The part of an RNA shown here (small-subunit ribosomal RNA, central domain) has 350 nucleotides and comes from a metagenome. Its mean pLDDT, the model's own confidence on a scale to 100, is 88. The full RNA is in RNAcentral, with records from SILVA.

Context: one part of a larger RNA
RNA sequence: UUGGGCGUAAAGGGUGCGUAGGCUGGGAUGUAAGUCAGAUGUGAAUUUUCGGGGCUUAACCUCGAAGCUGCAUUUGAAACUACAUUUCUAGAGGGAAAGCGGAGAAAACGGAAUUCCACGUGUAGCGGUGAAAUGCGUAGAUAUGUGGAAGAACACCUGUGGCGAAAGCGGUUUUCUAGCUUUAACCAGACGCUGAGGCACGAAAGCAAGGGGAGCAAACAGGAUUAGAUACCCUGGUAGUCCUUGCCAUAAACGAUGCAUACUUGGUGUAGUUGGUCUCAACCCCAGCUGUGCCGAAGCUAACGCGAUAAGUAUGCCGCCUGAGGAGUACGCUCGCAAGGGUGAAACUC
Numbered sequence: 001u002u003g004g005g006c007g008u009a010a011a012g013g014g015u016g017c018g019u020a021g022g023c024u025g026g027g028a029u030g031u032a033a034g035u036c037a038g039a040u041g042u043g044a045a046u047u048u049u050c051g052g053g054g055c056u057u058a059a060c061c062u063c064g065a066a067g068c069u070g071c072a073u074u075u076g077a078a079a080c081u082a083c084a085u086u087u088c089u090a091g092a093g094g095g096a097a098a099g100c101g102g103a104g105a106a107a108a109c110g111g112a113a114u115u116c117c118a119c120g121u122g123u124a125g126c127g128g129u130g131a132a133a134u135g136c137g138u139a140g141a142u143a144u145g146u147g148g149a150a151g152a153a154c155a156c157c158u159g160u161g162g163c164g165a166a167a168g169c170g171g172u173u174u175u176c177u178a179g180c181u182u183u184a185a186c187c188a189g190a191c192g193c194u195g196a197g198g199c200a201c202g203a204a205a206g207c208a209a210g211g212g213g214a215g216c217a218a219a220c221a222g223g224a225u226u227a228g229a230u231a232c233c234c235u236g237g238u239a240g241u242c243c244u245u246g247c248c249a250u251a252a253a254c255g256a257u258g259c260a261u262a263c264u265u266g267g268u269g270u271a272g273u274u275g276g277u278c279u280c281a282a283c284c285c286c287a288g289c290u291g292u293g294c295c296g297a298a299g300c301u302a303a304c305g306c307g308a309u310a311a312g313u314a315u316g317c318c319g320c321c322u323g324a325g326g327a328g329u330a331c332g333c334u335c336g337c338a339a340g341g342g343u344g345a346a347a348c349u350c
Base pairs, nucleotide, nucleotide: 004321005320006319007304008303012318014201015200016199017198021194022193023192025088026087027086028085029084030083031082033081034080035077036076037075038074039073040072041071042070048066049065050064051063052062053061054060091191093187094186096183097182098181099180100179103177104176105175106174107173108172109171110154114150115149116148117147118146119145120144121143125136126135162169163168206247207246208245209244210243211242215241216240220236221235222234223233258317259316260315261314262313263312266295267294268293269292270291271290272289273288274287275286276285299306300305323350324349325348332343333342334341335340
């Protein structure tokens, strides 16, 4: 360990694809492995239960019966599970038509801003702060005008709006790739769900090699503040941030809520789309499907709250939890260039 749980108390894997396994739509026919019923054999003795008997009684001994919940063989039943054959279309899939989007990859282009460079105008300050100082500036700064260079990010539109499995995705155009929705119901006919291992993707930071480097900025330096100030504030500033290739595999990777399917009063926004009404047409309005929000019936919940996007009512499958600390540590194994990751205790204390 049987009958508990996992939004916030311990507990949903970061996310997907998928192997084994588990589970799995309707009808018909058959088989009889599971299942159910009967019979036969066996199920030693002791023990156990019931009824007798014997030691003065009991324990104990002894006789008879039952039982030993099991196994094997055999004869049947055919509802359910299973298997075989066949069939259907409500699940899943394919095709057609019409759409949608910051979904992914690559290339090209654009303007604003920033910094730097050159030249012009111009003169004593600029910058910064709570106040200052460090810093920059008469070798001409700040400001302003013209020209040029570079890198990074794309204001407004921008919206509890869209897309993506998640991480995530936002200037414009082109090419390639994938997805979703709606409509009709053409094909096909259970082809499905979940998924231990496995494989793939996986923010930021970090690592390796080669580029790039405007702005920002760990470390670092200086100036302040302060009792001190290894900080908060200021002036600078290197890794890094960017690109290519390869690693790393972790996050409060959060909806702190696994995936799939079905069912269960309502109201109100919004995105895509279909049909209808109206109309010259477009809107508006009405109805439906898909997504995304808010409020709420029943119900659930310890409460907060959740409430058709459930934390309601049910089913299938996976993951995980079992007092706090020790500890996500030690040891072992394994992955990694390293940093470190995965797996993961115990003594002891309360």